[in-house]
Context: one part of a larger RNA
RNA sequence: CCCGGCGAGUUAUCGUCAUCGGCCCGGUUAAGGGCCUCAGGCCCGGAGCCUCAGCGAAAGCGAGUCUUAAAAGGGCGAUAUGUCGGUGGCGAUAGACGCGAAGCCCGGUGACCUACCCAUGAGCAGGUUGAAGCGCGGGUAAGACUGCGUGGAGGACCGAACCCACUGGAGUUGAAAAAUCAGGGGAUGACUUGUGGGGAGGAGUAAAAGUCUAAUCAAACCGGGGGAUAGCUCGUUCUCUCCGAAAUAGCUUUAGGGCUAGCGUCGGGACACUACAUUACGGGGGUAGAGCGACUGAUUUGGGCUGGGGGGCUUCCCGCCUACCCACCCUGACCAAACUCCGAAUACCGUAGUGACUAUCUCGGGAGUGAGUCCGCGGGGGAUAAGCUCCGCGGUCGAGAGGGAAACAACCCAGAUCGCCCGCUAAGGUCCCUAAGUUUCACUGAGACACAAAGGAUGUCAGGAUACUGUGACAGCCGGGAUGUUGGCUUAGAAGCAGCCAUCAUUUAAAAAGUGCGUAAUAGCUUACCGGUCGAGUGUCUUGGCACCGAUAAUGAACGGGAGUAAGUGGAACACCGAAGCGGCGGACUUUACUUUAGUAAAGUGGUAGGAGAGCGUUCCCGACCAGAUACGAGCCGCACCGUGAGGAGGGGUGGCGGGAUCGGGAAGUGCUUAUGCCGGG
Numbered sequence: 001c002c003c004g005g006c007g008a009g010u011u012a013u014c015g016u017c018a019u020c021g022g023c024c025c026g027g028u029u030a031a032g033g034g035c036c037u038c039a040g041g042c043c044c045g046g047a048g049c050c051u052c053a054g055c056g057a058a059a060g061c062g063a064g065u066c067u068u069a070a071a072a073g074g075g076c077g078a079u080a081u082g083u084c085g086g087u088g089g090c091g092a093u094a095g096a097c098g099c100g101a102a103g104c105c106c107g108g109u110g111a112c113c114u115a116c117c118c119a120u121g122a123g124c125a126g127g128u129u130g131a132a133g134c135g136c137g138g139g140u141a142a143g144a145c146u147g148c149g150u151g152g153a154g155g156a157c158c159g160a161a162c163c164c165a166c167u168g169g170a171g172u173u174g175a176a177a178a179a180u181c182a183g184g185g186g187a188u189g190a191c192u193u194g195u196g197g198g199g200a201g202g203a204g205u206a207a208a209a210g211u212c213u214a215a216u217c218a219a220a221c222c223g224g225g226g227g228a229u230a231g232c233u234c235g236u237u238c239u240c241u242c243c244g245a246a247a248u249a250g251c252u253u254u255a256g257g258g259c260u261a262g263c264g265u266c267g268g269g270a271c272a273c274u275a276c277a278u279u280a281c282g283g284g285g286g287u288a289g290a291g292c293g294a295c296u297g298a299u300u301u302g303g304g305c306u307g308g309g310g311g312g313c314u315u316c317c318c319g320c321c322u323a324c325c326c327a328c329c330c331u332g333a334c335c336a337a338a339c340u341c342c343g344a345a346u347a348c349c350g351u352a353g354u355g356a357c358u359a360u361c362u363c364g365g366g367a368g369u370g371a372g373u374c375c376g377c378g379g380g381g382g383a384u385a386a387g388c389u390c391c392g393c394g395g396u397c398g399a400g401a402g403g404g405a406a407a408c409a410a411c412c413c414a415g416a417u418c419g420c421c422c423g424c425u426a427a428g429g430u431c432c433c434u435a436a437g438u439u440u441c442a443c444u445g446a447g448a449c450a451c452a453a454a455g456g457a458u459g460u461c462a463g464g465a466u467a468c469u470g471u472g473a474c475a476g477c478c479g480g481g482a483u484g485u486u487g488g489c490u491u492a493g494a495a496g497c498a499g500c501c502a503u504c505a506u507u508u509a510a511a512a513a514g515u516g517c518g519u520a521a522u523a524g525c526u527u528a529c530c531g532g533u534c535g536a537g538u539g540u541c542u543u544g545g546c547a548c549c550g551a552u553a554a555u556g557a558a559c560g561g562g563a564g565u566a567a568g569u570g571g572a573a574c575a576c577c578g579a580a581g582c583g584g585c586g587g588a589c590u591u592u593a594c595u596u597u598a599g600u601a602a603a604g605u606g607g608u609a610g611g612a613g614a615g616c617g618u619u620c621c622c623g624a625c626c627a628g629a630u631a632c633g634a635g636c637c638g639c640a641c642c643g644u645g646a647g648g649a650g651g652g653g654u655g656g657c658g659g660g661a662u663c664g665g666g667a668a669g670u671g672c673u674u675a676u677g678c679c680g681g682g
Stems, first nucleotide, its partner, number of pairs: 001682006011094013026050003032044004054061002064076004097235002100232001104225006116198008124189001126158003129154001133150006162186003166183004201217001203213002238615006248261005262369002265365006274359001276355008289342001290340002296336002300332001302330003306327004310322004372397001374395008402413003417587004422583003428577003431562003437574007449564001455549002459546010476533005482506003487501003512527001516525002588605007616671001618668007626660001632658001635654003639650001641648002
């Protein structure tokens, strides 16, 4: 993991609501008792309970009463029938749908493991070193000291048994819930070990690691309280039909839990131009926008013979300058959620008309929800970041299938009652994959289409403005481009061309006191400008369309692929394809209306949590009825039948346990792909 079996809203009491029934000139008995055909019997039994009157703390008063000075006001009542039983929903109390803690407490059992202690025993091959002391010798005044012996000390040395566990290998569903292999440490000691004994659970023991206390230890184990509690996780078993949410607000030691409201469901009541939509009219507003010589603030251009301050100048007084600061005035421009002289659209309120297959309001039963999500729009936070976060309005998903977007909860189209080898459309498409296309006018040349910006550019198309132009433009070519003069200054030099100043005049068709290159400075080339040649447009600015560059990332890919110059882009026209949409044909169900016991019509039938309704099947019990001797039947195997479904017949085979079918009713240990469920098997 698979298969089979087991496996979770029960029962009691009380309450509440609904429904069915009894009684209502109120209802009902409890304990107990009697009878008895002993049965899901009958009869006594009125104690008690509910109801029949309430209000007040109470005295008390009473359809009223309390408050109060009050006959005022206000609170609670009066003007409606209850009660007992059955069934169902829900609640309360109980383990209360099932399984699940870690834990707490009580009483016991444990020191045969292990830690420590006590008593009494036991063990330590072999080898090495050679302390003190002692003896003899040397030495001394005597010593000290010293040599040689002797001696045999030590938490001494090497190393088996024994004890330990430092390293590595291998083992790691092991041979083993800690061992094995090769090495390692201690090995006369704070050594090791046998036997007996001691103390224990907030306690022991501890050369101290929270170590150890029987493979268990930051509080052992066993039993009990005990089904502890679990606002948590998981699981919770047959079918069909109707409706169908929420992820919000307030409060919460509250935030993943609750309570109340909101939203959904069922039942009762109310039925009103009442709710809703739209149109018209009437309203209040201070948002968007706008504005600010209309305030509060913010901001800046130019100017001022305005005022003050700072700085400077000046001979006292008087004054003068200022490109600095502030304010003010004129002028031009400009900003604001917490500015407003102004001021929409929407929205909201009211009145009236219209629409409608719509429904709302209220009382009661039972809920779920109270983690939302993305998209568009208006905003706050953030960085005018986030598949970010927090609000508001709307939509989708959530709980929504189908078609499109290659694939893709949230985007676009569209809301799936069932069947059909019928039709029409939506979004989106119509060259092939792949259902369906042609015509026409433009644009694009980049494979742009088929990711991206600032910025850049004689790309190209269409338009606008302006300047020059047959009195000849623009470009090219030919020629001229001069004189005073090398202007003055500066400079070593400065001659158009380092730099500074000035920028005149003359001759001219025209020609700068010189546009660039160049020289040490000249020279030289060139330009402006003029003439000729040529012969028709040229230059600049600007608006729009489509293209170009900008364009660099880690395996090889940014039209879905092929491919396409249209099969790209913009416009026009007519077709077609395309969905569970709409229609057609046939069937089912729900609600309403009308009719009537059988239909007709209309509207409907996606659905999670959840509410409501109707059913199927299992076991047992009661009643009625039935089959059965060739038995019959349960169970099992298998089949082309019936039913919307859970399911149900029928016939065949098997079946040697003993019961079974049908109809009506009753009672439940009543339905399993999931609980890392339990047991068995594979």
The part of an RNA shown here (large-subunit ribosomal RNA, domain II) has 682 nucleotides and comes from a soil metagenome. The RNAcentral record of the full RNA draws on MGnify.